Predicted 3D model of a 329-nucleotide RNA (Bacterial RNase P class A) from Salinimicrobium soli.
Its Rfam family is "Bacterial RNase P class A". Rfam's curators write: Ribonuclease P (RNase P) is a ubiquitous endoribonuclease, found in archaea, bacteria and eukarya as well as chloroplasts and mitochondria.
The prediction has a mean pLDDT of 75.
The sequence is in RNAcentral, with records from ENA.
Of the family's consensus pairs, 96% are formed in the model.

[in-house]
RNA sequence: CAAGCAGACCGCCUUAUCGCUAUCCUGAACUUGUUUCGGGGUGGAGGAAAGUCCGGACACCGUAGGGCAGCAUAGUGGGUAACACCCACCGGUACCGAUGCAGAUCGGUAUCAGGACCAGUGCAACAGAAAGGAUGUACAGGUAAUGCUGUAGUGAAAUCAGGUAAACUCUAUGCGGUGCAAUGCCAUGUAUACCGGCUGUUAAGGAUUGCCCGUCCGUUGCCGGAGGGUAGGCAGCUAAAGGUUUUUGGUAACAAAAACCUCAGAUAAAUGAUAAGGACCCUGGUGCAGAUCAGGGGACAGAAUCCGGCUUACAGGUCUGCUUUUUUU
Numbered sequence: 001c002a003a004g005c006a007g008a009c010c011g012c013c014u015u016a017u018c019g020c021u022a023u024c025c026u027g028a029a030c031u032u033g034u035u036u037c038g039g040g041g042u043g044g045a046g047g048a049a050a051g052u053c054c055g056g057a058c059a060c061c062g063u064a065g066g067g068c069a070g071c072a073u074a075g076u077g078g079g080u081a082a083c084a085c086c087c088a089c090c091g092g093u094a095c096c097g098a099u100g101c102a103g104a105u106c107g108g109u110a111u112c113a114g115g116a117c118c119a120g121u122g123c124a125a126c127a128g129a130a131a132g133g134a135u136g137u138a139c140a141g142g143u144a145a146u147g148c149u150g151u152a153g154u155g156a157a158a159u160c161a162g163g164u165a166a167a168c169u170c171u172a173u174g175c176g177g178u179g180c181a182a183u184g185c186c187a188u189g190u191a192u193a194c195c196g197g198c199u200g201u202u203a204a205g206g207a208u209u210g211c212c213c214g215u216c217c218g219u220u221g222c223c224g225g226a227g228g229g230u231a232g233g234c235a236g237c238u239a240a241a242g243g244u245u246u247u248u249g250g251u252a253a254c255a256a257a258a259a260c261c262u263c264a265g266a267u268a269a270a271u272g273a274u275a276a277g278g279a280c281c282c283u284g285g286u287g288c289a290g291a292u293c294a295g296g297g298g299a300c301a302g303a304a305u306c307c308g309g310c311u312u313a314c315a316g317g318u319c320u321g322c323u324u325u326u327u328u329u
Stems, first nucleotide, its partner, number of pairs: 002324009012278007020044010030033001046300001050311002053309005058179004065213004070175005075089005090114001091112009115170002120168002122164002137152005183235004192226001194225005205217003242261008280297007
């Protein structure tokens, strides 16, 4: 220098004009109201906002108590609010390299859903005589006798075998559920007048995955049908398990301390449009080169309660580490 592997970051910038929106300050008007019309400051989509696959924060359910079902996890230890996530060590597999005659040993990279196959039940095409209490042929050994033992043939696997559990299952451990369309407040409006069933002591019925038990509510209601009204506004709604930098501890994941910062809250859904210049990349021409001219290009993709992960997509660019080859010193 090149190639490969792994990881991190960027993924357009500046100015001007106009426009949208959140919040703060301010002026005017009258309709005195979260009203209307102006002015100014500050801010305004992502590394995945995607998938909805996990874990939580938060909200609600007087039972969240016990059992079964069901679901999840699976080497050892650590991290975290928690996790099926992350880190370290051990082990398996694959590849590469070194040593060695060889068996093998050591190191590196990547990857793993890494407990149990004598608790039981399954599965294995083709080939083969035959795929599990299955048993032909040939040869050899042995026996009173027999596939009693061995070799040969087919196959990944052939004589009460082995393989397979992200096959069913078993073992150990754990799990209350539903979800911002949760939930709470306000306003408006209406019709239980009807039909059917059950029931009034302890009922019927109900209590947020399913079933059972228990407990509680219910004392006159409940369930279903039919019919009618409403579907509007506010909160939840963004100061957080928050971010950045430094120091200390730790192999690391990460933790602690100090200082500084506040970086979207829309609601049919805002976060934009235009113009000029610049940066980057690609192609071609000129040139020894620096450079210059012309043309083209910008990936994956858009918050909707929030956060920590995993998975998937991504034009182009920058940086770091490891391995190998070559060259130079």